A computed fold for a 72-nucleotide RNA from Pedinellales sp., annotated as transfer RNA. Its mean pLDDT, the model's own confidence on a scale to 100, is 84.
């Protein structure tokens, strides 16, 4: 310097342009002589960050981040 993928909860990941979702964490309950386990519930989110298409974007396009990869 070119080229390519990735960024979504606290953590790992998911979501055909049409309601952001699951698992583990976590709080409370419930179960035990009690604590792990296990049930039940509840919070957690500016979908990296501007901008554009769209009736509508996490999804499509443009730009800059930050991270891995490949040429050089």
């Nucleotide at each position: 310097a070119g080229g390519u993928u990735u960024a979504u909860a606290g953590u790992u990941c998911a979501a055909c342009g049409g309601c952001a979702g699951a698992a583990c964490a976590u709080g409370c309950c419930g179960c035990u002589c009690a604590u792990a386990a296990c049930g039940g519930u509840a919070a957690a989110g500016u979908u990296a960050c501007a901008a554009g298409u769209u009736c509508a974007a996490a999804u499509c396009u443009u730009g800059u981040u930050a991270a891995g990869c490949c040429u050089a």
Its Rfam family is "tRNA". By type it is a transfer RNA.